[in-house]
Context: one part of a larger RNA
RNA sequence: GCCGGCGAGUUACCCUAACCUGCGAGCUUAAUCCUGCUACGAAAGUAUCAGGAGUAGGCAUAGGGAAACCGAGUCUGAAUAGGGCGAUUUAGUAGGUUGGGAUACGACCCGAAACCCGGUGAGCUACCCAUGGUCAGGAUGAAGUUCCGGUGACACGGAAUGGAGGUCCGAACCGGUGGAUGUUGAAAUAUCCUCGGAUGAACUGUGGGUAGGAGUGAAAGGCUAACCAAACCGGGUGAUAGCUGGUUCUCCCCGAAAUGCUUCUAGGAGCAGUCUUGGAUGUUCAGUAGUAGUGGUAGAGCACUGAAUAGAGGAGGACCCUUCGGGGUUCAAAUCCAAUCAAACUCCUAAUGCUACUACUUCACAGUCCAGGAAAGAGGCAGUGGGGGAUAAGCUCCAUUGCCGAGAGGGGAAUAACCCAGACCGCCAGCUAAGGUCCCUAAGAAUUGAUUAAGUGGGAAAGGAUGUAAAGUGACUUAAACACCUGGGAUGUUGGCUCAGAGGCAGCCAUCAUUUAAAGAGUGCGUAACAGCUCACCAGCCGAGCCACUUUGCGCCGAAAAUAUACCGGGGCUCAAAUCAAUCACCGAAGCUGCGGACCUGUAUCGCUUAGAUACAGGUGGUAGGGGAGCGUUCCAUUGUAGGCCGAAGUCUCACCGCGAGGUGGGGUCGACGAAAUGGAAGUGAUUAUGCCGGC
Numbered sequence: 001g002c003c004g005g006c007g008a009g010u011u012a013c014c015c016u017a018a019c020c021u022g023c024g025a026g027c028u029u030a031a032u033c034c035u036g037c038u039a040c041g042a043a044a045g046u047a048u049c050a051g052g053a054g055u056a057g058g059c060a061u062a063g064g065g066a067a068a069c070c071g072a073g074u075c076u077g078a079a080u081a082g083g084g085c086g087a088u089u090u091a092g093u094a095g096g097u098u099g100g101g102a103u104a105c106g107a108c109c110c111g112a113a114a115c116c117c118g119g120u121g122a123g124c125u126a127c128c129c130a131u132g133g134u135c136a137g138g139a140u141g142a143a144g145u146u147c148c149g150g151u152g153a154c155a156c157g158g159a160a161u162g163g164a165g166g167u168c169c170g171a172a173c174c175g176g177u178g179g180a181u182g183u184u185g186a187a188a189u190a191u192c193c194u195c196g197g198a199u200g201a202a203c204u205g206u207g208g209g210u211a212g213g214a215g216u217g218a219a220a221g222g223c224u225a226a227c228c229a230a231a232c233c234g235g236g237u238g239a240u241a242g243c244u245g246g247u248u249c250u251c252c253c254c255g256a257a258a259u260g261c262u263u264c265u266a267g268g269a270g271c272a273g274u275c276u277u278g279g280a281u282g283u284u285c286a287g288u289a290g291u292a293g294u295g296g297u298a299g300a301g302c303a304c305u306g307a308a309u310a311g312a313g314g315a316g317g318a319c320c321c322u323u324c325g326g327g328g329u330u331c332a333a334a335u336c337c338a339a340u341c342a343a344a345c346u347c348c349u350a351a352u353g354c355u356a357c358u359a360c361u362u363c364a365c366a367g368u369c370c371a372g373g374a375a376a377g378a379g380g381c382a383g384u385g386g387g388g389g390a391u392a393a394g395c396u397c398c399a400u401u402g403c404c405g406a407g408a409g410g411g412g413a414a415u416a417a418c419c420c421a422g423a424c425c426g427c428c429a430g431c432u433a434a435g436g437u438c439c440c441u442a443a444g445a446a447u448u449g450a451u452u453a454a455g456u457g458g459g460a461a462a463g464g465a466u467g468u469a470a471a472g473u474g475a476c477u478u479a480a481a482c483a484c485c486u487g488g489g490a491u492g493u494u495g496g497c498u499c500a501g502a503g504g505c506a507g508c509c510a511u512c513a514u515u516u517a518a519a520g521a522g523u524g525c526g527u528a529a530c531a532g533c534u535c536a537c538c539a540g541c542c543g544a545g546c547c548a549c550u551u552u553g554c555g556c557c558g559a560a561a562a563u564a565u566a567c568c569g570g571g572g573c574u575c576a577a578a579u580c581a582a583u584c585a586c587c588g589a590a591g592c593u594g595c596g597g598a599c600c601u602g603u604a605u606c607g608c609u610u611a612g613a614u615a616c617a618g619g620u621g622g623u624a625g626g627g628g629a630g631c632g633u634u635c636c637a638u639u640g641u642a643g644g645c646c647g648a649a650g651u652c653u654c655a656c657c658g659c660g661a662g663g664u665g666g667g668g669u670c671g672a673c674g675a676a677a678u679g680g681a682a683g684u685g686a687u688u689a690u691g692c693c694g695g696c
Stems, first nucleotide, its partner, number of pairs: 001696006011104002014101010026059003032053005038047003063070002073085004108246002111243001115236006126210009135200001137169003140165001144161006173197003178193004212228001214224003249630006259272005275373007283364001284366001286361009299348001300346002305342003309338001311336002316331006379404010409420003424597004429593003435587003438571003444584001446583006457573001463557002467554008476545001485540004490514003495509003520535001524533002598620009631685001633682006643673001650669008
């Protein structure tokens, strides 16, 4: 891991509700006793069951008050007032079944870490006590002693001797430094290489001692028999677990919530809201229209409260000067005028919303009330209106609508929430939605007109540009425009000033006049300054459009990312297979329709009322959850009955029936049991609990 078996809302008692049965202003017995059958027993007797007796007690029939007490009333009160609770609507009670709750310190099952009590452990290990044992070999050479030297004598020096030491090197022995291997190991801590101590606070044998909030500890919370911040075993014990997991057959009807308030409360609860079931009511609900109201948002406005800009205004303040008279600079309130801003401003003020009434539409698992049962109280995304944040977040907090949650199907390449659309079942039938129709891939290389050249389409901004298409405005133009080319572009004059110089062209001032077809006291380059080149302006040449600007469509640049094209799903696409406008076809879903079938609800008719049948109308997605109807297993009663060796149960297989759980029959196997039906009672249904046991 698979298979098989086992495996979880039980029982007692009380309360409560629904239903069933008996009796009914009543209902009911409890203990106990009597009788009978049966079982056990030798008997006495005991026990289950059945029948009878038993009126103690309980509930109901009257309430009010704390009570005394009074009583269809009573309490409060001074009250005959007012008010509260009652009466004026009479139905209960006993038993049973089912739903829910309480109690049972187990109450659906499994699951802690822990806590307490009593014991068992120091054959592991820590420390201690007693008594024994062990430490190859080598090195170093303390004190002391002897001799020599030395001294007045010591001291001191040298040599020899000597053999000290938590001394040195290094086996046994004890340890465990670094690395490798090992990691379902050879081993629940080892092996190999390397390494530390090795006469000592050394190591070790045997016997003994100290223990669970206790021991022992050269102290690491270490060790106390392979996991010790409190050992192990048994018990309290089925500890407790607002937590996790699991909780077993079928079909049918309805169908949530993730909100509010409170909470030693936040992943739990209580009450309400939302779901379901029964009863009552009977359109009260909802939508639309009308009428009458409500309100201060969007917008707008500046009349208030504030903010804020320019001008006028100038109370008042600051600084500087002062001859002390005043003067200058600057800021600036009130007020006036103009233009603005505001969630906590409003002279105004919608749409939607909300309330009431009337009418119409809808007749649906609409609304409301009472009663039984819940689940839920972590929500999520999208659109819209906002708060927070950075007008960030697949962010967060509200409001409102939709969807997911609990929703399958089609589209979006894939993709809970987006778009379309709500799946009772079947069909090798039809029509459509969103979205599509060149190929992958069902359906148009559809038609008409235009745009785009960027593969734009098929990712992006500020900003930039003789891209291109369209619309428009204003100039110039056969009296010749625009552009090229040829020529002219002069004179007073080098204007004046300034300046070393300033001659159109450093700077300042002025910017006239003349000749002209035209020519600035000069547009740019240039020179030290001149010079030189050029422009404005004019003529010639040429011969039909040209210049500037505005608006719009589609494009261009701006444009850099990490494994591989990789920003159309792909191929591929350019009068399109892109974009815009228009048209007609077609494809396309579990939508709608057609045909057949099942079930539910309502109404009508039929049916002796029932059971049911038919017709019509409507319905049948579904998690938590509520309700309904059934299937099957074991046992009990009828009953060891029907049946059964002419073959029971079990098992294998085939066929049929039932929406299904399942059932029936045939055949094989097997070899002795054993239904159906009607009731009853439960140890009553397993793919899941890292479930338990067994097999493989």
A computed fold for a 696-nucleotide part of an RNA from Caldifarciminota bacterium 4484_100, annotated as large-subunit ribosomal RNA, domain II. Its mean pLDDT, the model's own confidence on a scale to 100, is 85.